[in-house]
Molecule: transfer RNA
Organism: Candidatus Phycocordibacter aenigmaticus
RNA sequence: CCGCCCAUAGCUCAGUUGGUAGAGCACCUGCCUCUUAAGCAGAGGGUCGUAGGUUCGAGUCCUACUGGGCGGG
Numbered sequence: 001c002c003g004c005c006c007a008u009a010g011c012u013c014a015g016u017u018g019g020u021a022g023a024g025c026a027c028c029u030g031c032c033u034c035u036u037a038a039g040c041a042g043a044g045g046g047u048c049g050u051a052g053g054u055u056c057g058a059g060u061c062c063u064a065c066u067g068g069g070c071g072g073g
Stems, first nucleotide, its partner, number of pairs: 001072007010025004019056001028042004049065005
């Protein structure tokens, strides 16, 4: 320098043909318990890496950039 892959909740990850974003764990509250843990129930938590574009509508499609990984020279 060139090509490919990844970026979504605190962490690990889903998200179908573009239709208004979820799970598990963690944290918080309640129940249970002498207490803790375990178990059960509930609630909160997201500018979907950044900036543009396409579209009635973008986590999803297109472009550039940033960060990480792999390969080639």